[in-house]
About this RNA:
This is a predicted structure of a 1544-nucleotide RNA (small-subunit ribosomal RNA) from a Minisyncoccota bacterium. The organism belongs to Minisyncoccota, within Bacteria. Its mean pLDDT, the model's own confidence on a scale to 100, is 82. It matches the Rfam family "Bacterial small subunit ribosomal RNA".
RNA sequence: UUUUUGGAGAGUUUGAUCCUAGCUCAGGAUGAACGCUGGCGGCGUGGAUAAGGCAUGCAAGUCGAACGCUCGCCAAAGUUCUCGCAAGAGAAUUUUGGCGAGAGUGGCGAACGAGUCAGUAACACCUUAGUACAUACCUCGAAGUGGGGCAUAGCUAGCCGAAAGGUUAGGUAAUUCCCCAUAGUCCCGUAAGGGUAAAGUCGCAAGACGCUUUGAGAUUGGCUUAGGUCCGAUCAGCUAGUUGGUGAGGUAAUGGCUCACCAAGGCUAUGACCGGUAGGGGGGCUGAGAGGCUGAUCCCCGACGACGAGACUGAGACACGGCUCGUACACCUACGGGUGGCAGCAGUCGAGAAUAUUCCACAAUGGGCGAAAGCCUGAUGGAGCGACGCCGCGUGGAGGAUGAAGGCCUUCGGGUUGUAAACUCCUUUUCUGUGGGAUGAAAUCCCGUUUAUCGGGACUGACGGUACCAUAGGAAUAAGAGGUUGCUAACUCUGUGCCAGCAGCAGCGGUAAUACAGAGACCUCGAGCGUUAUCCGGAUUUAUUGGGCGUAAAGGGCGCGUAGGAGGCAGAGUGCGUCUUGUGUUAAAUCGUACCGCUUAACGGUACGGCCGCACAGGAUACGGCUUUGCUGGAGGGUGCAAGAGGUAAGCGGAACGCACGGUGUAGGGGUGAAAUCCGUUGAUAUCGUGCGGAACACCAAAGGCGAAGGCAGCUUACUGGUGCAUUCCUGACUCUGAGGCGCGAAAGCGUGGGGAGCAAAAAGGAUUAGAUACCCUUGUAGUCCACGCCCUAAACGAUGUCUACUAGCUAUUGGAAGUAUCGACCCUUUCAGUGGCGAAGCUAACGCGUUAAGUAGACCGCCUGGGAAGUACGGUCGCAAGACUAAAACUCAAAGGAAUAGACGGGGACUCGCACAAGCGGUGGAGCAUGAGGUUUAAUUCGACGGUAAGCGAAACACCUCACCAGGGUUAGAAAUCUUAUUGACGAUAUUUUGAAAAGAAUAUCUCCUUAGUUUUUAAUUAGGGCAAUAGGACAGGUGCUGCACGGUUGUCGUCAGCUCGUGGCUUGAGUUGUUCCCUUCAGUGGGGUAACGAGCGCAACCCCUGUCGUCAGUUACAAGUGUCUGACGAGACCACCCCCCUCCUUUUAUCGGAGUGCCAGUCAAUGGCAUUCGGGUCAAAAGAGGGGGGAGGAAGCGGGGACGACGUCAAAUCAGCGUGGCCCUUUGAUACCCUGGGCAACACUCAUGCUACAAUGGCCGAUACAAAGGGUUGCCAAGCCGUAAGGUGGAGCCAAUCCCAAAAAGUCGGCCCCAGUUCGGAUAGGAGUCUGCAACUCGACUCCUUGAAGCCGGAAUCGCUAGUAAUCGCGGAUCAGCACGCCGCGGUGAAUACGUUCUCGAGUCUUGUACUCACCGCCCGUCACACCAGGGGAGCCGGGAACAGGUAAAGUCUCUCUUUAGGGAUCAGCCUGGGUUCGGUGACACGGGUGAAGUCGUAACAAGGCACGUGUAGCGGAAGCUGUGCGUGAAACAACUACACA
Repeated sequence: UUUUUGGAGAGUUUGAUCCUAGCUCAGGAUGAACGCUGGCGGCGUGGAUAAGGCAUGCAAGUCGAACGCUCGCCAAAGUUCUCGCAAGAGAAUUUUGGCGAGAGUGGCGAACGAGUCAGUAACACCUUAGUACAUACCUCGAAGUGGGGCAUAGCUAGCCGAAAGGUUAGGUAAUUCCCCAUAGUCCCGUAAGGGUAAAGUCGCAAGACGCUUUGAGAUUGGCUUAGGUCCGAUCAGCUAGUUGGUGAGGUAAUGGCUCACCAAGGCUAUGACCGGUAGGGGGGCUGAGAGGCUGAUCCCCGACGACGAGACUGAGACACGGCUCGUACACCUACGGGUGGCAGCAGUCGAGAAUAUUCCACAAUGGGCGAAAGCCUGAUGGAGCGACGCCGCGUGGAGGAUGAAGGCCUUCGGGUUGUAAACUCCUUUUCUGUGGGAUGAAAUCCCGUUUAUCGGGACUGACGGUACCAUAGGAAUAAGAGGUUGCUAACUCUGUGCCAGCAGCAGCGGUAAUACAGAGACCUCGAGCGUUAUCCGGAUUUAUUGGGCGUAAAGGGCGCGUAGGAGGCAGAGUGCGUCUUGUGUUAAAUCGUACCGCUUAACGGUACGGCCGCACAGGAUACGGCUUUGCUGGAGGGUGCAAGAGGUAAGCGGAACGCACGGUGUAGGGGUGAAAUCCGUUGAUAUCGUGCGGAACACCAAAGGCGAAGGCAGCUUACUGGUGCAUUCCUGACUCUGAGGCGCGAAAGCGUGGGGAGCAAAAAGGAUUAGAUACCCUUGUAGUCCACGCCCUAAACGAUGUCUACUAGCUAUUGGAAGUAUCGACCCUUUCAGUGGCGAAGCUAACGCGUUAAGUAGACCGCCUGGGAAGUACGGUCGCAAGACUAAAACUCAAAGGAAUAGACGGGGACUCGCACAAGCGGUGGAGCAUGAGGUUUAAUUCGACGGUAAGCGAAACACCUCACCAGGGUUAGAAAUCUUAUUGACGAUAUUUUGAAAAGAAUAUCUCCUUAGUUUUUAAUUAGGGCAAUAGGACAGGUGCUGCACGGUUGUCGUCAGCUCGUGGCUUGAGUUGUUCCCUUCAGUGGGGUAACGAGCGCAACCCCUGUCGUCAGUUACAAGUGUCUGACGAGACCACCCCCCUCCUUUUAUCGGAGUGCCAGUCAAUGGCAUUCGGGUCAAAAGAGGGGGGAGGAAGCGGGGACGACGUCAAAUCAGCGUGGCCCUUUGAUACCCUGGGCAACACUCAUGCUACAAUGGCCGAUACAAAGGGUUGCCAAGCCGUAAGGUGGAGCCAAUCCCAAAAAGUCGGCCCCAGUUCGGAUAGGAGUCUGCAACUCGACUCCUUGAAGCCGGAAUCGCUAGUAAUCGCGGAUCAGCACGCCGCGGUGAAUACGUUCUCGAGUCUUGUACUCACCGCCCGUCACACCAGGGGAGCCGGGAACAGGUAAAGUCUCUCUUUAGGGAUCAGCCUGGGUUCGGUGACACGGGUGAAGUCGUAACAAGGCACGUGUAGCGGAAGCUGUGCGUGAAACAACUACACA
């Protein structure tokens, strides 16, 4: 001094977590379009689709100072004619000059400018370097510009044609053309020599402009070179002018550019050829950058001009507004023939989501021509249209609280909109009016001069009366769009009710939606705001920067090896890579910085920088490369030793099995969960002997060995591959990896030929089963075996590529060596190479790996990029086939997945418990009845409860009431409540009559207000207020109407099971975990011990109540007394205290063991041994102590028995009908409210649940007789006595209760009868007669008496309760209640049996294991079939496009030949025709697989040991999942054994 200023994430897989991975969003951008909206200005920008078709106008002309002519006008000069005396006039005509117009000849331009992007993957473009070249006009220099000639257009005449146009004859000019001369330069040639030019015009002149030849320059172009430049290998081989040479031709020039001949080359895995797509660059957008995408406007280059081809002219073209031909299209036509090319500017049609005026001007800038004036210029300068983009401005500013009104919300108090408005004051950008008014314009030109960068003069403005300025007026003219569940800023109400709809993703909506729709409020941006499309970003999601591959997607099955990539130590050289300096280039614009100009900005100007690249020159030499010289450590070899299921071939062996023959022998054998098929009296099975056959090799055997992998196992022999150790003898980097390639490659399978004992797909039969194409059984063929040849795939796995180096160890084992020791070995130590286990650091998402790495690094190869479709289709290669390898897309989903965590579950495991089973006793299920439920019926049979955990439940009482249901009759501010307004002083009560079923209504009679204050005149009347009541009105009431899935409260259940958690700390990335696991123990997470835990809480237990023993006190109404059986109160008692046994823990002591250290001794150093001592440690035994358990004794009792008490939670469990309650609904004289009568809840073919009574003799009946507890009683219990067969009646004593009553307890005991039967069992049903309660017993009460006397003789499958004062059995009481009990809740009496035990059933707990479950196994989930839709491949074919090839034909043009020369032949060639292939696409009957789709069918394959472990390659079979055979994997559980590790 310069440069650099720069990087954000989120949502979504799960019950939760971490990871992987995809999808989606927030940002920026656009030539945009669409929706809603829209004030102004500036600067930009605007046909992206149909390179589709085009009406009309314009877009390229100019030069008379190159030339001839025609016409018009003017001027001058002349000639002829007429008139005239003449002057002169008129007419015609000639020449010359000027001005203007016209076509033509000639020159220059037209090859620029303007447009478009079709084609093109190429020297088209970009960067760099070059030259075998050309270059009109321009600049500089040199030389020249002499003489002569032939034509021709125009024009005239004739002819043809509709036109366009053509043809013949005549004559004419030039800066048109030709010839001669000259030739310094120039060209050819080595040279000699030869060859080649010219034009004039203007000017009075000077001279100017030209012309010819040539040199140089400048500019522009041609060609060449190196590098760069999209996708596809499902395009792998391409190429005959192809590659090169020689010669010739051609070109401005090199060159196969073209031709003849010769040779056989050339390109390609660093991607040729082919196919698809595409103008390239400067740049633009985005990005932190690297990159990615893109190529509008502006600039450079290219290509194109309806499509295809060709040449001509020219300095330049194979030519957008030139020519010729062909094709298509369009137009004109007289049908003969002609004409045309907007991808120039406008404009039009078409297609499209979509893109402007048939404008003004050459005033400026630029271009063409011209000497110039000037002409031309849709280039350009401007205006118009479009919010298309960027930028700027405005729609007002200040004050203003009663916080107005209105809207919205509300807890009804208020809040918000909101200083917002109104209102007051102010300003005038913008707007409207008026007035003024530009810059852009000075040249060319003319004049002059001192001839220069000179002076003077004149003309010229499309935009535009525009910008801008001044002035007047007045807040006047000016705001919307999207959004408000999260991401993402912003919230409420109403409506709707999985509907309507929303949605970028996740997802909202099924009656309380911040997610739909509306409203209000709010948020964001603002003349815009959103949506859609596309690109970049986020996406480190293709990873160079900057990813991965054990299990998530991903290591090739294994080796050898080519190309390629990488490469040890030391020296020298080179200087290719690399580094550095300089020079050139990298156009301008764009970009960055600074300054400046438009009022600002956008926009523009100036300066500097940058443009990261390339080339050249100079320098450096560490590293890499190359060349070269050495080295030994890598690698290989030699020598010696060694192990081994390494391979191939041959031979041999025993056991087992099968078969055959023979012997013995007799009725079964075999097989299974159990059976059967099957074998057997023609003699099986069993057993003995002999023979034959094939396959496989027990023990050894191992975590062992060998091999590259697949794989390899009896023994012997032959051949043969690899490896380890030792030695350090040889070579001297010879190495590593390895795309293609080659070889090997389990099992199954295929071919040919053998072989065939056993096993065994397919097949057959028997079972099982709902079925059983399976699992099980009996048979059984391919196959399994051998030889040869194929196939080439596996969970070919360590799911881990090969090689090298480095980085703690401990331990086991295999092979070798060394050392010590020994006679030799074993042992021990060290070391090399393998094979295992555990582990430091480190890594990992975790699991785990850990010197055999998944650690740290390096080299090379292979592979991955969401799930499904799919390892499939198509194509290709290979194969006899089966099939293998290679390998997509449409479509569809928002996930799919890995590891780990907590649960739940398992036809997983371990341990433990429970009347869970077992052992017992009694029942239910069968009968009749009762009660409840379902169903059915009905006007209604009100409602709820539905496995356990509904069903003798709500209901501890349905005749009315209850009552909610039904029918009918009524009431409507209501039967009951509160407030308020107005009126009245009543309302009402009693009695009677009447209608009515009642409710209710009507009528008559009698009775009837209270209180305070005031006024008047004491009473009395009246006014005002209050209370009470009624009527009318308004607020409101009422609802057993809905939602228990909106709730409170309450309850059931797991379960009186032992669990459920927290704080702090520790561990883990995290979810979580530890604690709470483990051992012993307990009813118990009870207690003890141990322990990264230490504590604590809710539960357990205890505290409370009843009861059992004892004691003390008090005693009424108990008792005859006195006591204390009895009642009440208080207290004691149980705690391992004693004995025996077992277990655990801890401390101490003794004995013993081995370890380490030290000292001494022995020994050759040493190793080692002995003795002594110290240290720390453990084991077992004994003793003491502590804790727990079992047994015994003592004791009334060993957690004594029972109750109340129910953790965190589960079941959206139950209840809106107990109650309360949010929301919704009904309620206006036809109510879902209220009142009343009657009915119903009680029905009855049936089904279920819970009970009662029985079936009898352990009984029934009759008579006599004994012993309770706990309760209840004044609207009550009710005694004695009397009456009735009885229910009951009468009676009234006593009792507000330890006093009286209910009240008789019953089973029991004693005595008698019955005699095994449908009975003296059983009592249903039914008839009759009664009693009681009650307004009322018909539907529909209970009881009594007489009579009747059903089913039933112990109950199928199945199932329930109970472990001791229990079961069983017997009676008693209470609540409810007028009455009604077989139910419920209590009470006592009598009073058993059994428990071996935990295998099984059910339930529960703890730990552990597996999991694809988490709505949690009542889970999840697979395939066929059926239906609908979608895309795809196949497909007899049909149709179309592309690029070539072959043959034929061939226009114009060019080249060439002939010389019939306005002609013909040949070559080439666009196009056209024909042909067979190739490639791409469309369509297609039909069949195919795939995907998707709230509630279809069949099964149950997988996930747990998923009920046959699963998966995988292969083969066969089957409705389907699938099954079976064979080999392989563990990504299987459980169990057993072994090994290893941890503590000497």